Small-subunit ribosomal RNA, 5' domain from an uncultured bacterium, 520 nucleotides, folded computationally. RNAcentral holds the full RNA, with entries from ENA and SILVA. Its Rfam family is "Bacterial small subunit ribosomal RNA". Rfam links the family to the GO terms structural constituent of ribosome and ribosome.

[in-house]
Context: one part of a larger RNA
């Protein structure tokens, strides 16, 4: 000198874009962050219509005045339509989006391959096909139990929930014939032959259900890279390998059971510390060095430990189960909970933000669609935390006013600075008008009456920090006297200090100047 997620002192006007718990992966109240489909399904419920029952009794006709007979509004049950609304059953998402850096020195992670050892729901393109049954259960009703949380019996019912037969274009094995390929096991193709192996409907918009292909997204291996310490030197028993067998989408000691004695290691095994990794980021001509905040890719984790089930996908932050710390509820039998999601609070710390608006866009889920849902997302909002631009006025003005400081007492300087005069009007105030972001004819903007744009009035609301002994720009005076103080290093103060304080005057930067930390 650059450079920061900074802090801290002092000061602070306005705007754009951008960043904001580097620490305790400490503990958490409150509110939201994952829902959707009635065009799968039975039930229930609201409004309106239609018919139909009973109730109602106005109106009106007869009357011998006792009554008869007409039968309107209104109400209630059934019911036909239509619209809506949902606790449950069912399907598709809660494996993405979002957070955070604890572990991890690993094929985690970068690359470059390999998968003749595999998966992939939604989506495309091709082909074949949806046919006949049947039994539950949930909701509901009834009885109990429980202080809640919830939970049990008994009966009733539905389907795109579930089972069972059939049919196999086709697809798995398994034989047998026969053709190609290949990198050892092996792959591919054609015929036959036996067995297995499928559906769901809604209603006219979607759906199922076998295969083949692609697409997307992953699984697993593998060279070659990836921090110290040898004041860590020896390490290993499923250890290393075979053979079988289970286990997987798949390969394998990934598990077993048996055999065999192997594996690794100064090319640094193994042990100890640190660390997520990268693409970047900083710095430096440059080779390197250091970091790894935002954003973007992979990877790990979700109160600690361990488990698995569901499912195309998980060993699952906002599932479940079990143990443990903690904390809450309780009728003392038992229950609930888990912000390293957005806000917010405590603690902790030098230190780091609203319990904010909107789904208008963009992008997800669900649904034919309208749409609901999205603390992902687009804004606001607070912070000079950083980068950029802007402004605090120009011009003219010498009797070089006053005042202040110094003085050798003549003067110098502070100085065109200031007063004054004559303009201008950016910012910020007011007032009128007003957006693009809307894709998509109408309709639909949180931002936001915001950005722009015209006008008004008026210089008026807007400058401060550090330094001034050498390095290193910038000098006098007072006071003080090794004392109070400075100080990056050399150093400075003990009665004339350009080094402490303070003033005047001077230099540098300038809405920021300096200090401190940390990298190059």
């Nucleotide at each position: 000198g650059g450079a920061c997620g900074a802090a801290c002192g002092c000061u602070g006007g306005c705007g754009g874009c951008g960043u904001g718990c580097u620490u305790a992966a400490u503990a958490c109240a409150u509110g939201c962050a994952a829902g959707u489909c009635g065009a799968g399904c039975g039930a229930g419920g609201u409004u309106a219509c239609u018919g139909u029952u009973u109730u109602g009794g106005a109106u009106c006709c007869c009357u011998u005045c006792g009554g008869g007979g007409u039968g309107a509004a209104g109400a209630a049950g059934c019911u036909u339509u239509a619209a809506c609304c949902u606790a449950g059953c069912g399907g598709c998402g809660g494996a993405c989006g979002g957070g955070u850096g604890a572990g991890u020195a690993a094929c985690g992670c970068g690359u470059g391959g390999g998968u003749a050892a595999c998966c992939u729901a939604c989506c495309c393109c091709a082909a074949a096909g949806u046919c006949c049954g049947g039994g539950a259960u949930a909701a509901c009703a009834g009885c109990g139990g429980g202080a809640a949380a919830c939970c049990g019996c008994u009966g009733c019912u539905a389907a795109u929930a579930c089972c069972g037969g059939a049919u196999g274009c086709c697809u798995u094995u398994a034989c047998c014939u026969u053709g190609g390929g290949g990198c050892a096991u092996c792959u591919u193709g054609a015929g036959g032959u036996a067995a297995a192996g499928a559906a769901a409907g809604g209603u006219a918009a979607c759906g199922c259900u076998u295969u083949g292909g692609g697409a997307u997204g992953g699984g697993c291996c593998c060279g070659c890279g990836u921090c110290c310490c040898a004041u860590u030197a020896g390490c290993u028993a499923g250890u290393u390998g075979g053979u079988g067998a289970g286990g997987u989408a798949a390969c394998g000691g990934c598990u077993c059971a048996c055999c065999a004695a192997g594996g690794c290691a100064a090319c640094g095994a193994u042990g100890g510390g640190u660390a997520g990794c990268u693409g970047g980021u900083c710095u430096g001509a440059g080779a390197g060095g250091a970091c790894g905040a935002u954003c973007a890719g992979c990877c790990a984790c979700a109160c600690u430990g361990g488990a698995a089930c569901u499912g195309a996908g998980a060993c699952a932050c906002g599932g479940u189960c079990c143990a443990g710390a903690c904390u809450c509820c309780c009728a003392c039998g038992g229950g609930a909970g888990g912000c390293a999601g957005c806000a917010g609070u405590g603690g902790g710390g030098a230190a780091u933000c609203u319990u904010g608006c909107g789904c208008a866009a963009u992008g997800g889920g669900c649904g034919g669609a309208a749409g609901c849902c999205u603390g992902a997302c687009g804004c606001a909002g607070c912070a000079a935390c950083g980068c950029c631009g802007c402004g605090u006025g120009a011009a003219c003005g010498a009797a070089g006013a006053a005042g202040g400081c110094c003085u050798u007492c003549g003067g110098g300087u502070u100085g065109u600075a200031a007063a004054g005069u004559u303009c201008u009007g950016u910012c910020a105030g007011g007032g009128g008008g007003g957006a693009c972001g809307a894709a998509g004819a109408g309709u639909u903007g949180a931002c936001g009456g915001u950005a722009c744009c015209c006008c008004c009035a008026g210089a008026g609301g807007a400058a401060g920090c550090c330094c001034c002994g050498g390095c290193u720009a910038a000098c006098u005076a007072c006071g003080u006297g090794c004392c109070a103080g400075c100080a990056g290093c050399c150093g400075c103060g003990g009665u004339a200090a350009c080094a402490c304080g303070u003033a005047g005057g001077g230099g540098g930067c300038g809405a920021g100047c300096g200090u401190u930390g940390u990298c190059c």